[in-house]
Context: one part of a larger RNA
RNA sequence: GGAUGAACGCUGGCGGCGUGCUUAACACAUGCAAGUCGAACGAGCCUUCGGGCUAGUGGCGGACGGGUGAGUAACGCGUGGGAAUCUGCCCUCAGGAGGGGGAUAACGGCCGGAAACGGCCGCUAAUACCCCAUAUGCCGAGAGGUGAAACGAAAUUCGCCUGGGGAUGAGCCCGCGUCUGAUUAGCUAGUUGGUGUGGUAAUGGCGCACCAAGGCAUCGAUCAGUAGCUGGUCUGAGAGGAUGAUCAGCCACACUGGGACUGAGACACGGCCCAGACUCCUACGGGAGGCAGCAGCGGGGAAUUUUCCGCAAUGGGCGCAAGCCUGACGGAGCAACGCCGCGUGAGGGACGAAGGCCUCUGGGCUGUAAACCUCUUUUCUCAAGGAAGAAGACAUGACGGUACUUGAGGAAUAAGCCACGGCUAAUUCCGUGCCAGCAGCCGCGGUAAUACGGGAGUGGCAAGCGUUAUCC
Numbered sequence: 001g002g003a004u005g006a007a008c009g010c011u012g013g014c015g016g017c018g019u020g021c022u023u024a025a026c027a028c029a030u031g032c033a034a035g036u037c038g039a040a041c042g043a044g045c046c047u048u049c050g051g052g053c054u055a056g057u058g059g060c061g062g063a064c065g066g067g068u069g070a071g072u073a074a075c076g077c078g079u080g081g082g083a084a085u086c087u088g089c090c091c092u093c094a095g096g097a098g099g100g101g102g103a104u105a106a107c108g109g110c111c112g113g114a115a116a117c118g119g120c121c122g123c124u125a126a127u128a129c130c131c132c133a134u135a136u137g138c139c140g141a142g143a144g145g146u147g148a149a150a151c152g153a154a155a156u157u158c159g160c161c162u163g164g165g166g167a168u169g170a171g172c173c174c175g176c177g178u179c180u181g182a183u184u185a186g187c188u189a190g191u192u193g194g195u196g197u198g199g200u201a202a203u204g205g206c207g208c209a210c211c212a213a214g215g216c217a218u219c220g221a222u223c224a225g226u227a228g229c230u231g232g233u234c235u236g237a238g239a240g241g242a243u244g245a246u247c248a249g250c251c252a253c254a255c256u257g258g259g260a261c262u263g264a265g266a267c268a269c270g271g272c273c274c275a276g277a278c279u280c281c282u283a284c285g286g287g288a289g290g291c292a293g294c295a296g297c298g299g300g301g302a303a304u305u306u307u308c309c310g311c312a313a314u315g316g317g318c319g320c321a322a323g324c325c326u327g328a329c330g331g332a333g334c335a336a337c338g339c340c341g342c343g344u345g346a347g348g349g350a351c352g353a354a355g356g357c358c359u360c361u362g363g364g365c366u367g368u369a370a371a372c373c374u375c376u377u378u379u380c381u382c383a384a385g386g387a388a389g390a391a392g393a394c395a396u397g398a399c400g401g402u403a404c405u406u407g408a409g410g411a412a413u414a415a416g417c418c419a420c421g422g423c424u425a426a427u428u429c430c431g432u433g434c435c436a437g438c439a440g441c442c443g444c445g446g447u448a449a450u451a452c453g454g455g456a457g458u459g460g461c462a463a464g465c466g467u468u469a470u471c472c
Stems, first nucleotide, its partner, number of pairs: 001472004006468005013342006019335002021300001026298001028296001030295003035060003040057002043054004067253003076178007085170002090166007098132004107122006137146003152158001179225003186216003191213008228250004232243004255276005278289004306332001308331003314328001315326004345375004355366004380409006389399001416461005421442003427456005437444002
């Protein structure tokens, strides 16, 4: 000098665009953040007889989106390769949907419980479930075995089943790269390899049995500490150093620990089960909960915002659609937290008012500064008009009566902060008297202090200016 998610002190006019718990992955009141489909199904209620609403069964979605950085020094990430895999919805190609059956929620009845919720009996439907048949499929050397579907809707059309290919997404393996400590030197028993078997979508000690005795390490194993990684960001001429907020990619986590279920996909933030800590309800028998989603509250801290508006746009889920849902998102609010832009007036105006300060008492400085004259209206206030953003013929805008335009008014509403001994740009007076104080370094202050405090003046930057912290 540059930089910052900054904070603190003094000060503070406006706009645009960004950014805003770096600390306690501390605990959380309240509301909202994931639903949707009646064109799968039975039933109930309402009905203007067109239809509408709904709990339940069923389907798709809740594995996305959003948050956080605790853990992790690891094939976690980055980069380049690889083979032993799966992939709902989507695209494409080929073929198909024949026959039959038994249940069960809802509902009704009875019963238990404070509640959460549950039990027994009876009835019923399906795109729910099952059986038979068939097949290009799968297994097998073969013989053979195995093995699918939904006429739901009036139609267009949307759907159903099987197989091949694609696309997308995901799992796995390897080379190389990836912080500090040797005051950590040895580490290892499923350990290293083989055979067999199991398991998985799939390779593999992934698991198991048996066999062999290996494997890693001073080119730093093991242990300990620290840490999410990257694109990037800051700095620097570069090499490099530092860093990993916002945005984007990957990973990990979801009160703590463990586990599986369902599913194309999870070992699943707003699913389930168990254990634990904590909080709450209770009739004491037993139950309920998980903001590292958006707001918000307590706490911690130098320090970080509204319990706002809207689905109008973009995107997502469901639906044939109308549409519904969406704290993703689009916006508004708060904060000079940052960057950028604008303004606080412009021209004229004296050998130069007053006041203030200094003085060698002559004068000098403040200073064209003011007054005064002429002008302008960016800003400001008021009034009138008033968008684009809407794709998609009509209709549809949260922002918003906003931006913007026009008119009126009037210099009107708007300047501070730090420094002035040297480094370093800018000096004098008074007060103080090694006191009070200053200070980044050198150093100032003990009676004329350009260094302390105040005044005047000057210099620098400016809606900011200084200080502190950290990096280069």